[in-house]
RNA sequence: GGUCCCAUAGUAUAAUGGUUAGUAUAGCGGCUUGUCACGCCGUUGAUAGGAGUUCAAUUCUCCUUGGGACCG
Numbered sequence: 001g002g003u004c005c006c007a008u009a010g011u012a013u014a015a016u017g018g019u020u021a022g023u024a025u026a027g028c029g030g031c032u033u034g035u036c037a038c039g040c041c042g043u044u045g046a047u048a049g050g051a052g053u054u055c056a057a058u059u060c061u062c063c064u065u066g067g068g069a070c071c072g
Stems, first nucleotide, its partner, number of pairs: 001071007010025004018055001027043005048064005
């Protein structure tokens, strides 16, 4: 330098172009307990950035950024 893959919450992960972006765990509050833990209930928090297509984009296209694989 070229080709390809990935980027969603603190972490892991789901979502056929269509509705409140779901789940687990972590965090916070409560119940329970003599206390902690476990357990139960509730709650907060996320689509890497920009542009395009579309009535509608996490999803499709392009560029950038970061990570990874292969080739040279």
About this RNA:
This is a predicted structure of a 72-nucleotide RNA (transfer RNA) from a Bacteroidota bacterium. Lineage of the source: Bacteria > Pseudomonadati > Bacteroidota. The coordinates come from a structure-prediction model, not an experiment, and the mean pLDDT is 81. It matches the Rfam family "tRNA". By type it is a transfer RNA. The sequence is in RNAcentral, with records from ENA.